[in-house]
C1' cells in the first nucleotide's frame, strides 16, 4: 500500500451549506486584523392565533465522512501439496440413519407487557496496546407473556405396506414451542394497497454429512497383529448410524487372496510415448481432498473446529518507559536468502462472476486487460528477375588450373515487415428519464457507460533501403581439403582419435543440416520380444529343488437333467465440463459448434454350448481282487573260503625292500624266503553284462526268517476315487561331529630319505585321526541324462532283459504277435549349433521350480537350523564393455599317425686352446665417419682407407657458388708463362706473350662482371615409399571359376586306397574343371655323327738335319665351334587291381629327374637399404654446402666371429724329375741374354693374343739327410741392411736378405662342414689395383670313408586330436607381498531423528459431580507442549580392523589352458610365503 465489504432499521455526536444572530480581538486610542456586511432573491418545519401581520423562540432540513450497536456477507472466490497408503480419490449403489441460510411453489400468520446495552458524557489507569468505574439511551439486538396447526415429543389404539431394524395413513389424551418491521401511495386519518423483508409448515431444488462394494505404488532381511481390541445389553453423545463415548458380559477380530510394521506419495478427468497391450508422470485447465508459522482447542454460525476471527502452549521476528505487547503473503504485485532456474510493488471494474442494497450504488488483486520472457505453438520477413571477363580477393593445386560461383559488381523490378502521415474500430448487454399497461415482461423515444486504445484493422509516402544465426562434416549420419599440434595441447554419445604427412585435435577455406533460432544438459516413452498378459526362456549360453510322500491351491475322463455364478446378446442409467476421434464454420495457430469412443460399473430382459454347482448314471483313468513270473530292493540273525597282517615253531643265511636312480627302513637279538600251527579285522576274486533292482543316494559270498515295490494274463469288483504340489514332512554318497566299541589293510596329518635353485608337492620308507559297528548330529557334491513330474499323439531298423500268446516239432531252438523295462542307429519335427530324435530336446495339455550382463558375492547385515565345522534365505555401494555358448580357420601341444632333409645316426674332416691376419663388440679419442645384429649382422656394403676414395676431426679459404635457365652490363677478351705471401687452396701484382669460334653482313655462341629464380646436403625419416636383395625355400604347395553341402564364418574340389623327388600320377569318390609353382623348354658337362681345318693336330706320304728339329702335305686322330642323333620304364620278366608304379635283367657312353646351373608360387619377418639409384614430407642456406693441408677410419686392460700356418715322419729339409685347366694382357703382359745370394735392375724379341707372354703348375714320384727332441717342427716377435711402387711408405704398404727363434707336443663346456669324382689335400687363374690378398670369385690335379636305421636332437608337408592362444606358446594367466587410490564390512561407542511402553507436570478448552445461586467456588476425569526412565528403528561419526576394487612397464613363484608338463574338476577335512598339495 493492501486482496471483504455492504447496508439510514433505530440512537447518537461532529462538520459543511442554508436559515438564524451581528460582533469578537488587539493596543499605537482611532486605528488595524478577522468574520462580515449592504441590495436583490429566499425553501420546508414546530407553537400560538380564525386568518393575516407583528413579536419571540433557535430548531429545522439537505449532503457527506466517521465510529459504535444491528442484519447479511466472511466457510464462496484466491494460493499451496506439508501431511495422507486410506476418516483420501475413481466408479457404481445405499441413506427405511440425516441436515440445508439464501432461491421456487404453496398453506397460515405477525398479539402484548417489560428489563438492559453500546455509542455518548464525566472520572481514573497505562509509554503503548488497551482497560477499569460512575452515569444515559433505541433497535429489523436480546430475552418473556399469550394463540395456531398436517410441527416436535410421550402414552394409547386401528388399517396398509416392506426381507427387516421399520415406514406410512388414521383416531383419544396430554406436555413443548412464532413473529420486526421499514419504504411508497391514496385515504374517509380509523386505515387500506403495493414493494421488500419477518414468523410457523409443507412440497421442490441445491448443497453438505454418514454409509458399503471394487479398485488404487514399493518391501517378507516386517509373519504373526490387536484390550475399546470383536461383539452384545444399558446408558449418554450426534442433524444423523455407529466403540463415537461410559458401565457390564462373551472372547473375540485381521492375516500368505500378505494382516501388522517400513519406505514412498495428495487422488482423478488427463498428459507423454506405443501399432496396440503398456510403461512413466499428474504443470496449465476441470472436480474432490488436505493445509494456512507448529501443535492442541473450542465459539459463533445453516454451513468452520475458520488463510486475511478466537483462546492457549512452543519457535521465530518487531516495539517498549523493562512493567507489557505486536505478528503470520502456500492471496496479488514486490523484497531478502538459497539455486542451473523461474516475470510488473502496472490499468480497469468497460465486459463476464461474487458479496451487500428495494434501487442508484459501494466493494472484488475474482476477473478483463497491459508490461517482462524466443519458454512452447503457428505464420511472415530479411528481396525478385537477368547477369560470364567465369572480375578482384579467399583457399586449394599435378601451377594447367579448380573453387567459392550468378555468388558479387551491374541492369531492371517490387515495398510485406520495420519507419513516417492519415483516417480509425467490434466488443454495450445494460442503467437512468419520459411515454404506454392493473402490474411486470416488452416496446417507443431520449440521455449516458470503454481499462484495453488513438490499440487492432484499413490507406498513402520514400527506399533494396534497417534485418541471419548456429551446429556439424571418422563410421552410426547428410557433409573434405590445407596448414598448425606430435599420446603434447585436446576431441569423445558408442566404437575410438592424438607419438612429424590426422578428412576424428586447434585454425582456414569449402561443404551439409536445421533456421530466428541452432547446439548443449537434465528427465520420460519408444527403439527392449532386454519382465514376455498380449509376447521369452532353463542338455551345454543365466536358468530343474538331490530324491519321495503329502496340505492349501490350481487343474482334470463320458453321459442325462436343473440352475444360471462365470460366459453372449438386447433395452434403460450412469462414466461432469475439458480433453481425444470424426464433422462443420476457419489463410496457420488458435477460437467456437455439433458428432462419437470411452468401466472388471449399476440394473433389467434373454440364451443355455462351454466353464462352475446340484442330482443320478457310466467304464476307459484310478484303486482293489484272483493266477503267474523276475530280481546285488529294504532289515535282523547265522555261516564260509581266499588274501594281507601279527603271533608261535621248524628249516635257513645275507641280504630284503624300493627307485628314473638313491636313500631313508627291517636284517647275524637270525631278515627277506619257505613250512606249520593260531590271532585277529576288513572286503567279498571267477560268474559279470550298453544285464538286474531301487524314488533317488545307492545294493554284489551264502543260508534262514521279516518286508516294500513292478510286471505279466484274466476282466470279477469299486466307480473319478485322479494329476501336480507353496508351506510341511521323510530319506539324503563321501567327507566331518559327539559318546561308546573296534582296528587287520589302507591312510589327511606328521617324521624321515630323495628330487629340486628352491619343494611345506610330484616318487620312496614310516605312520595318527578316519575309514568298521552301535546310536545320535549334520543335510551338503560335477546329489549329472548337467535334461521336474503327468497325459495323450507323431516312420522305422537293431540288440538285449522279463513274461504271455501263434506256428512248428518227439522235443529243444528257429520264427511270428503283443506288454513292460534297457541301449544303439535313424525319418519328420526341433535345436544358434553341437545334437535330440516313441526312454524327445517334436506336437499339444496341465501342475511346480528357476533365470533376466559379468565382477563384487553365493560374500555382509538380519532372520531360521545346528555341539562346532557351517547349512539355508541373500542384497548393496562400487567396477568393467564385456563375460559366456557352439561352431570355424589357423598357430601351438614335454598328443597321436604317415614322410622328407648332411636333421639324427654311421663316417671323414674341422672350429672352440697357440700366435698371427680379418670383422665385430666395448673403451678410448678432437676424431676414431656411417650401415648390418639370432638363423637370415660380425674375410658383412669395402672386386683393395699412405694422400686422393673420405662421408668423421683440427686449421685455413669461398657465399648466386662446380654447374643451370633468364635478363642487363662487358669485350685489352679468351688462353698461356712469370713475381710477392702462403702448408695448400687461396689472395694478389707496375711484368710479358696473345688476340677466340659460326656467318657475305645484321647477328649468334663463348668468355667475364652484375641480379634473379634457384643450386647444393653420404643431413633426418627404409615405421611415408619405389627399385633392388635376404629368409622360410627348390619346401610342395597356393588359389579360382561353377557346382553342391551349410543359417553362417567355411567346407568340398586340395580329407580316402596306393605312388612320386613332386598337389607327380592312378584309383575311387558331390564334384567337374582351370591358374600360378613341380616337371619339361635354357645353359653347361658325358657319347655319336655332319660340316669346318688356321693360330690347332700330325696316322701316312716327300724334303732337310749327326740328332732334337723343322718345312712341304694333309684334315684321318685330338682339338676347334656350329647343326644332328641319343634316354622315352622304348624292351624282357616278377609284383601290383589288365591301374599309376616298383623290383631286377638286357641292350647302351649314358637308365629311370643322368651330373651341375640358372630359374624361387601365394605369402611371412613394419626383414635389410633415404651411405648405390630414385623418391614424398622434413630440416640447412656466409653452412648441416663447398675448396685446401694435416690427421682420423689402422687407437687396445678386454669379448666373440670368420680365417690363415702349426704343433710335425702319411712328415721337414736338399737334389732330380712329369702331368693341368679356368682366365688375363697396351701408360699392358714381358721373352731371350746380362748383373745381384736375393727382392730385383739393365736390356728389349714377341704379342691387340688357339700364333707372343706372364707359365715354374703344385700335391705326386726317384736319391739322400733328420729319428721323436720344443727338435733340421713351428714360424710370430725383434735388430740390421735392401728392394718395388708412388709427389709421398713416420702414423700406415708389399717384397728381399743376414740374424733372433714366441706361444704351441692336437686343444674343456660346446659346435661346423661334406654322400662321390663329393670330403680331404695341392697348387693355378681372375676381378679391385699405382702398390698392396692369409679375403672373394673361378680352374683344375691327386683322391676317399660311411649311411644298420628314423627311436632321438632341429627344420619342413599332409591328416588327426586337444586349446581358456589369435601380436597366435618368445602366448596366456593365477594367488600371496609391496605402493597409491576408491568404496564397503565390523567396531569400544559418540550424536541426532522418528517411534512404543510407562510414569510425572499439566495451557487453553470441553464434560462430571456438588454447593450456592446466575459474575461464582470446590472437586473429578480428559487434555497440546514439556519432563523422567526403559525399549525399538534408522542415519551420520569413530581409535583400530577384514576382505573387496582400481591402478604401461615392482617382488615371490608357475597353479590353470596342450597329456600344461602330477588330467582336470566338485563336495568334504587337514596342511602350507603364495598361488596351492594331500586324504576320502
Nucleotide at each position: 500500500u493492501g486482496c471483504a465489504g455492504u447496508u439510514g432499521g433505530g440512537g447518537g455526536c461532529g462538520a459543511u451549506u442554508a436559515u438564524u444572530u451581528u460582533g469578537c480581538a488587539g493596543c499605537u486610542u482611532g486605528c488595524u486584523g478577522c468574520a462580515a456586511g449592504g441590495u436583490a432573491u429566499g425553501a420546508a418545519c414546530u407553537u400560538u392565533u380564525a386568518g393575516c401581520u407583528a413579536u419571540a423562540g433557535a430548531u429545522u432540513a439537505a449532503u457527506u465522512c466517521u465510529a459504535g450497536u444491528g442484519g447479511c456477507a466472511a466457510a464462496c472466490g484466491g494460493g499451496u501439496g506439508a501431511g495422507u497408503a486410506a476418516u483420501a480419490c475413481a466408479u457404481g449403489g445405499a441413506u427405511a440413519a440425516u441436515a440445508u441460510c439464501c432461491c421456487c411453489u404453496u398453506g397460515a400468520g405477525a398479539g402484548g407487557a417489560a428489563a438492559a446495552u453500546a455509542a455518548c458524557u464525566c472520572c481514573g489507569g497505562g509509554a503503548a496496546a488497551c482497560c477499569g468505574g460512575a452515569g444515559c439511551u433505541a433497535a429489523u439486538a436480546g430475552a418473556c407473556c399469550g394463540u395456531a396447526u398436517u410441527a416436535u415429543c410421550c402414552c394409547g389404539u386401528g388399517g396398509a405396506g416392506g426381507u427387516a431394524u421399520c415406514u406410512u395413513c388414521g383416531c383419544g389424551g396430554g406436555a413443548u414451542g412464532a413473529a420486526a418491521g421499514a419504504u411508497u401511495a391514496c385515504u374517509u386519518c380509523g386505515g387500506u394497497a403495493a414493494u421488500c423483508a419477518c414468523u410457523c409448515g409443507a412440497g421442490g431444488a441445491u448443497u453438505a454429512g454418514u454409509u458399503c462394494a471394487u479398485g488404487u505404488c514399493c518391501u517378507a532381511u516386517c509373519a504373526g497383529c490387536u484390550a475399546g481390541u470383536u461383539g452384545g445389553c444399558a446408558g449418554g453423545g450426534u442433524a444423523a448410524c455407529g466403540g463415537c463415548c461410559u458401565a457390564c458380559c462373551a472372547a473375540g477380530g485381521c492375516u500368505a487372496a500378505g494382516a501388522c510394521g517400513g519406505g514412498u506419495a495428495g487422488c482423478u478427468g488427463g498428459u507423454u510415448u506405443g501399432a496396440a497391450a503398456g510403461a512413466a508422470c499428474g504443470a496449465c485447465c476441470a472436480g474432490c481432498c488436505a493445509c494456512a508459522g507448529u501443535g492442541g482447542c473450542a465459539c459463533u454460525g445453516c454451513g468452520a473446529c475458520a488463510c486475511g476471527g478466537g483462546c492457549c502452549a512452543c519457535a521465530c521476528u518487531c516495539c517498549u518507559a523493562c512493567g507489557g505487547g505486536a505478528g503470520g503473503c502456500a492471496g496479488c504485485a514486490g523484497u531478502c536468502g538459497g539455486g542451473a532456474a523461474u516475470c510488473u510493488u502496472g490499468g480497469a471494474c468497460a465486459a463476464u462472476g461474487g458479496g451487500c442494497g428495494a434501487a442508484a450504488g459501494c466493494c472484488u488483486g475474482a476477473u478483463c486487460c497491459a508490461g517482462c520472457g524466443a519458454u512452447a505453438c503457428c505464420g511472415c520477413g530479411u528481396g525478385g528477375a537477368g547477369g560470364a571477363u567465369g572480375a578482384a580477393g579467399g583457399u586449394c593445386u599435378u601451377c594447367g588450373g579448380a573453387u567459392u560461383g550468378u555468388a558479387a559488381a551491374c541492369u531492371c523490378c517490387u515495398u510485406u515487415u520495420a519507419g513516417g502521415a492519415a483516417a480509425g474500430a467490434u466488443g454495450a448487454a445494460g442503467u437512468c428519464c419520459c411515454g404506454g399497461u392493473a402490474a411486470c415482461c416488452c416496446c417507443g423515444g431520449g440521455a449516458u457507460u470503454g481499462a484495453c486504445a488513438g490499440u487492432a484493422c484499413u490507406u498513402c509516402c520514400a527506399g533494396a533501403a534497417a534485418a541471419a544465426g548456429u551446429c556439424a562434416c571418422g563410421g552410426c549420419u547428410a557433409a573434405c581439403u590445407a596448414c598448425g599440434u606430435g599420446c603434447c595441447a585436446g576431441c569423445a554419445g558408442c566404437c575410438g582419435c592424438g607419438g612429424u604427412a590426422a578428412u576424428a585435435c586447434g585454425u582456414a577455406g569449402g561443404u551439409g543440416g536445421c533456421a530466428a533460432g541452432c547446439g548443449u544438459u537434465a528427465c520420460u516413452c519408444g527403439g527392449a520380444a532386454u519382465c514376455a498378459c498380449u509376447a521369452g526362456g532353463u542338455g551345454u549360453a543365466a536358468a530343474g529343488c538331490g530324491u519321495g510322500g503329502g496340505u492349501a491351491g490350481g487343474u482334470g475322463g463320458u453321459u442325462u437333467g436343473a440352475u444360471a455364478a462365470g460366459u453372449u446378446g438386447g433395452g434403460a442409467g450412469u462414466g461432469a465440463a475439458a480433453g481425444c476421434u470424426c464433422c462443420g464454420a476457419c489463410a496457420a495457430a488458435a477460437u467456437u459448434g455439433g458428432a462419437g469412443a470411452g468401466g472388471a460399473c449399476u440394473u433389467u430382459c434373454a440364451a443355455a454350448a462351454c466353464u462352475a454347482u446340484c442330482a443320478g448314471a457310466c467304464u476307459u483313468g484310478a484303486g482293489u481282487g484272483u493266477a503267474a513270473c523276475a530280481g546285488g530292493g529294504g532289515g535282523a540273525a547265522c555261516c564260509g573260503g581266499a588274501a594281507u597282517u601279527c603271533c608261535u615253531g621248524g628249516u635257513g643265511u645275507a641280504g630284503c625292500g624300493g627307485u628314473g636312480a638313491a636313500a631313508u627302513g627291517c636284517g647275524u637279538a637270525a631278515a627277506u624266503a619257505u613250512c606249520a600251527g593260531g590271532a585277529g579285522g576288513a572286503a567279498c576274486a571267477c560268474c559279470u553284462a550298453u544285464g538286474g533292482c531301487u524314488a533317488a543316494a545307492g545294493c554284489g559270498g551264502g543260508u534262514u526268517c521279516c518286508u516294500g515295490g513292478g510286471u505279466u494274463a484274466u476282466u470279477a469288483c469299486u466307480g473319478a476315487c485322479a494329476c501336480u504340489g507353496a508351506u510341511c514332512u521323510a530319506c539324503g554318497a563321501a567327507g566331518a561331529u559327539g559318546u561308546g566299541g573296534g582296528g587287520a589293510g589302507c591312510a589327511a596329518a606328521c617324521a624321515g630319505g630323495a628330487u629340486u635353485a628352491g619343494a611345506u608337492a610330484c616318487c620312496c620308507u614310516g605312520g595318527u585321526a578316519g575309514u568298521c559297528c552301535a546310536c545320535a548330529u549334520a543335510g551338503u557334491a560335477a546329489a549329472c541324462g548337467a535334461u521336474g513330474g503327468a497325459a495323450a499323439c507323431u516312420a522305422g531298423a537293431u540288440a538285449u532283459g522279463g513274461g504271455a500268446g501263434g506256428u512248428a516239432u518227439c522235443g529243444a531252438c528257429c520264427c511270428c504277435u503283443u506288454c513292460c523295462g534297457u541301449g544303439u542307429c535313424g525319418u519328420a519335427g526341433c535345436u544358434a549349433a553341437c545334437g535330440c530324435g516313441u526312454u524327445a530336446a517334436g506336437u499339444u495339455u496341465c501342475c511346480c521350480a528357476c533365470c533376466u550382463g559379468g565382477g563384487g558375492g553365493g560374500u555382509a547385515c538380519g532372520g531360521c537350523c545346528g555341539c562346532a565345522a557351517g547349512g539355508u534365505u541373500g542384497a548393496a555401494a562400487c567396477u568393467c564393455a564385456a563375460a559366456a555358448g557352439a561352431a570355424u580357420u589357423g598357430a601351438c601341444g614335454g598328443g597321436g599317425g604317415c614322410c622328407c632333409g648332411c636333421a639324427c645316426a654311421a663316417g671323414c674332416g674341422g672350429u672352440g686352446g697357440a700366435g698371427c691376419a680379418u670383422g665385430u663388440g666395448g673403451u678410448u679419442u678432437a676424431a676414431u665417419u656411417c650401415g648390418a645384429c639370432a638363423c637370415a649382422a660380425c674375410g658383412c656394403g669395402a672386386a683393395a682407407a699412405a694422400c686422393c676414395u673420405u662421408a668423421c676431426c683440427u686449421g685455413g679459404g669461398c657465399u648466386u657458388a662446380a654447374g643451370u635457365a633468364c635478363u642487363g652490363g662487358u669485350u685489352g677478351u679468351a688462353u698461356c708463362c712469370g713475381g710477392g705471401c702462403g702448408a695448400a687452396a687461396g689472395c694478389u701484382u707496375u711484368g710479358g706473350a696473345g688476340a677466340c669460334c659460326c656467318g657475305c653482313a645484321a647477328g649468334g655462341g663463348a668468355g667475364c662482371c652484375a641480379g634473379u629464380a634457384g643450386a647444393g646436403g653420404u643431413g633426418c625419416u627404409g615405421c611415408a615409399u619405389g627399385g633392388u636383395u635376404g629368409u622360410c625355400g627348390u619346401c610342395a604347395g597356393c588359389u579360382c571359376g561353377u557346382g553342391u553341402c551349410g543359417u553362417g564364418a567355411g567346407a568340398u574340389g586340395u580329407a580316402g586306397g596306393g605312388u612320386u623327388a613332386a598337389g607327380u600320377c592312378c584309383c575311387a569318390a558331390a564334384a567337374c574343371g582351370a591358374g600360378c609353382g613341380c616337371a619339361a623348354c635354357c645353359c653347361u658337362u658325358g657319347c655319336c655323327u655332319c660340316a669346318u681345318g688356321u693360330u690347332g693336330c700330325u696316322a701316312a706320304u716327300c724334303c732337310c738335319u749327326a740328332a732334337c728339329g723343322g718345312g712341304a702335305a694333309g684334315c684321318a686322330c685330338u682339338c676347334u665351334u656350329g647343326g644332328g642323333g641319343g634316354a622315352c620304364u622304348g624292351c624282357u620278366c616278377c609284383g601290383g587291381u589288365u591301374a599309376a608304379c616298383g623290383g631286377a635283367g638286357a641292350g647302351g657312353a649314358a637308365g629311370g629327374u643322368g651330373g651341375g646351373g640358372a630359374c624361387g608360387a601365394c605369402g611371412u619377418c613394419a626383414a635389410a637399404u633415404c651411405c648405390u639409384c630414385a623418391u614424398g614430407g622434413c630440416c640447412u642456406u656466409u653452412a648441416u654446402g663447398u675448396c685446401c693441408a694435416g690427421g682420423g677410419c689402422c687407437a687396445c686392460a678386454c669379448a666373440c666371429g670368420u680365417g690363415c700356418u702349426a704343433c710335425a715322419a702319411u712328415g721337414g729339409c736338399u737334389a732330380c724329375u712329369a702331368c693341368a685347366a679356368u682366365g688375363g694382357g697396351a701408360c699392358a703382359c714381358u721373352a731371350a741374354u746380362c748383373c745381384g745370394c736375393a727382392a730385383g735392375g739393365a736390356a728389349g724379341a714377341g704379342u691387340a693374343a688357339a700364333u707372343c707372354c706372364a707359365u715354374a703348375a703344385a700335391a705326386a714320384g726317384u736319391a739322400g739327410c733328420c729319428u721323436c727332441a720344443g727338435u733340421u717342427c713351428g714360424g710370430a716377435u725383434u735388430g740390421a741392411g735392401g728392394g718395388c711402387u708412388g709427389c709421398a711408405a713416420c702414423u700406415c704398404g708389399c717384397c728381399c736378405u743376414c740374424a733372433u727363434g714366441a706361444a704351441g707336443u692336437c686343444g674343456g663346456a660346446a659346435u661346423c662342414g661334406c654322400u662321390a669324382g663329393u670330403a680331404a689335400u695341392c697348387g693355378c687363374u681372375a676381378a679391385u689395383c699405382a702398390g698392396c690378398a692369409g679375403g672373394u670369385a673361378g680352374c683344375g690335379g691327386u683322391g676317399a670313408a660311411u649311411a644298420c636305421g628314423u627311436u632321438c636332437c632341429c627344420g619342413g608337408g599332409c591328416c588327426u586330436u586337444g586349446u581358456a592362444c589369435a601380436c597366435a606358446c618368445c602366448g596366456c594367466c593365477c594367488g600371496u607381498c609391496a605402493c597409491a587410490c576408491c568404496a564397503u564390512g565390523g567396531g569400544a561407542g559418540c550424536u541426532g531423528a522418528c517411534u512404543g511402553c510407562a510414569a510425572c507436570c499439566g495451557a487453553a478448552u470441553g464434560c462430571c459431580g456438588g454447593c450456592g445461586u446466575u459474575u461464582g467456588c470446590c472437586g473429578g476425569g480428559a487434555g497440546a507442549a514439556g519432563u523422567u526412565g526403559u525399549g525399538g528403528u534408522u542415519a551420520g561419526u569413530g581409535a583400530c580392523u577384514g576382505g573387496g576394487g582400481u591402478g604401461a612397464a615392482g617382488u615371490c613363484g608357475u597353479a590353470a589352458c596342450a597329456a600344461g608338463g602330477u588330467a582336470g574338476g566338485c563336495g568334504u577335512a587337514c596342511g602350507g610365503g603364495a598361488a596351492c598339495g594331500u586324504g576320502c
This is a predicted structure of a 1480-nucleotide RNA (small-subunit ribosomal RNA) from a metagenome.
The coordinates come from a structure-prediction model, not an experiment, and the mean pLDDT is 80.
The RNAcentral record of the sequence draws on SILVA.
It matches the Rfam family "Bacterial small subunit ribosomal RNA". Its family is annotated with ribosome and structural constituent of ribosome in the Gene Ontology.